The RNA shown here (transfer RNA) has 74 nucleotides and comes from an archaeon. Model confidence (mean pLDDT): 83 of 100. It matches the Rfam family "tRNA". Rfam classes the family as a transfer RNA. About the family: Transfer RNA (tRNA) molecules are approximately 80 nucleotides in length.

RNA sequence: GGGCCAUUAGCUUAGCCUGGUAGAGCAAUCGACUUAUAAUCGAUAGGUCGGGAGUUCGAAUCUCCCAUGGCCCA
Numbered sequence: 001g002g003g004c005c006a007u008u009a010g011c012u013u014a015g016c017c018u019g020g021u022a023g024a025g026c027a028a029u030c031g032a033c034u035u036a037u038a039a040u041c042g043a044u045a046g047g048u049c050g051g052g053a054g055u056u057c058g059a060a061u062c063u064c065c066c067a068u069g070g071c072c073c074a
């Protein structure tokens, strides 16, 4: 220098191909249960979907540029 992959909640991640209300598990908070704690059960809160621009009625999703990390080629 060239190519490919990843980036979504505090953590691990689904959803992207095929655009149409952003989900799950764990963790957190509250409650139930218990003499109490743990476990279990129920509920609640938590997201500018890495940043910017474009296309579109509508973008996590498509296109372009950038950032960070990883792999391969040279």
Base pairs, nucleotide, nucleotide: 001073002072003071004070005069006068007067010026011025012024013023020057028044029043030042031041032040050066051065052064053063054062